[in-house]
Description: The part of an RNA shown here (small-subunit ribosomal RNA, central domain) has 351 nucleotides and comes from an uncultured bacterium. RNAcentral holds the full RNA, with entries from ENA, Greengenes and SILVA. Model confidence (mean pLDDT): 83 of 100.

Context: one part of a larger RNA
RNA sequence: UUGGGCGUAAAGAGCUCGUAGGCGGUUCAGCAAGUCGGCUGUGAAAGUCCGAGGCUUAACCUCGGAAUUGCAUUUGAAACUGCCAUGACUAGGGUCCGGUAGAGGUGAGUGGAAUUCUCGGUGUAGCGGUGAAAUGCGCAGAUAUCGAGAGGAACACCAGUAGCGAAAGCGGCUCACUGGGCCGGUACCGACGCUGAGGAGCGAAAGCGUGGGGAGCAAACAGGAUUAGAUACCCUGGUAGUCCACGCCGUAAACGAUGGGCACUAGUUGCAGCGGGUGUCGACCCCUGCUGUGACGAAGUUAACGCAUUAAGUGCCCCGCCUGGGGAGUACGGUCGCAAGGCUGAAACUC
Numbered sequence: 001u002u003g004g005g006c007g008u009a010a011a012g013a014g015c016u017c018g019u020a021g022g023c024g025g026u027u028c029a030g031c032a033a034g035u036c037g038g039c040u041g042u043g044a045a046a047g048u049c050c051g052a053g054g055c056u057u058a059a060c061c062u063c064g065g066a067a068u069u070g071c072a073u074u075u076g077a078a079a080c081u082g083c084c085a086u087g088a089c090u091a092g093g094g095u096c097c098g099g100u101a102g103a104g105g106u107g108a109g110u111g112g113a114a115u116u117c118u119c120g121g122u123g124u125a126g127c128g129g130u131g132a133a134a135u136g137c138g139c140a141g142a143u144a145u146c147g148a149g150a151g152g153a154a155c156a157c158c159a160g161u162a163g164c165g166a167a168a169g170c171g172g173c174u175c176a177c178u179g180g181g182c183c184g185g186u187a188c189c190g191a192c193g194c195u196g197a198g199g200a201g202c203g204a205a206a207g208c209g210u211g212g213g214g215a216g217c218a219a220a221c222a223g224g225a226u227u228a229g230a231u232a233c234c235c236u237g238g239u240a241g242u243c244c245a246c247g248c249c250g251u252a253a254a255c256g257a258u259g260g261g262c263a264c265u266a267g268u269u270g271c272a273g274c275g276g277g278u279g280u281c282g283a284c285c286c287c288u289g290c291u292g293u294g295a296c297g298a299a300g301u302u303a304a305c306g307c308a309u310u311a312a313g314u315g316c317c318c319c320g321c322c323u324g325g326g327g328a329g330u331a332c333g334g335u336c337g338c339a340a341g342g343c344u345g346a347a348a349c350u351c
Base pairs, nucleotide, nucleotide: 003323004322005321006320007305008304012319014202015201016200017199021195022194023193025089026088027087030083031082033081034080035077036076037075038074040072041071042070048066049065050064051063052062053061054060092192093189094188095187096185097184098183099182100181104178105177106176107175108174109173110172111155116150117149118148119147120146121145122144126137127136163170164169207248208247209246210245211244212243216242217241221237222236223235224234259318260317261316262315263314264313272291273290274289276287277286300307301306324351325350326349333344334343335342336341
């Protein structure tokens, strides 16, 4: 390289948008680039293969044929691909109209419980903490309890293999602005589609810069224990940080360890939402379809585990990635970053 692969063995990019490219619905007519056929030319000879012949045979040699799978000219075919359309269509896709569920996003406002602190009242000797203790707090009046106030952060119950979002993620309540989905109607556009190298944007936590904020928690740090030791686990404290604004960082077991799209393929129950129908005063119930979301399981598949209409089954299109372990996600170079570091990414050597 061909090939074979990517849930768990190496391997799906964290996610989305989208450029080039690749691939692409139905129908008619045309063209003939791909495709298929014919003719002609060329494809040197030797060699190879087949047949015949010559050296006593063979090797060897001579003759004839085939082959030379290719290229070019010319001439046809029009199913498929392609092209030409200002062509036609509506099943893909989109727009419109009417509904609908939701912790989807951003901003502003607001509420109660609790912790802590401050002030005041009551009250007195302990409190706290642990396996047991001690450090610690407390007669300068703690803990407990009542009242008032301050401030920050998080939103108990509801809460649910519930919902929404592309992913990261999203949870008190109200308002404003705003994105997407689903269902129905079929009014409109008429292939406008799928994927997507580069590229762009989003992207938990931690971390960084500037300025705020700081209740609780808590890396670092200090002390007390434990222990042979204890730079830990346990306890008492405690600073960054956690919170807000703006700007960076761009990584995670960013996981369903499972890329996106389309089509097809047995059933059986259960849950949620929406819609339609029957019956009913209505609720409940029943049936059908669509959408999403779990559990179990047939065929099939898998090395097995398992997956199984939400596939890891059967096919097609496009992208990404893997190629023995270590060295190593290291070195060097490039590039991005304030830095931390990220992305790209070897080799010697060794087993």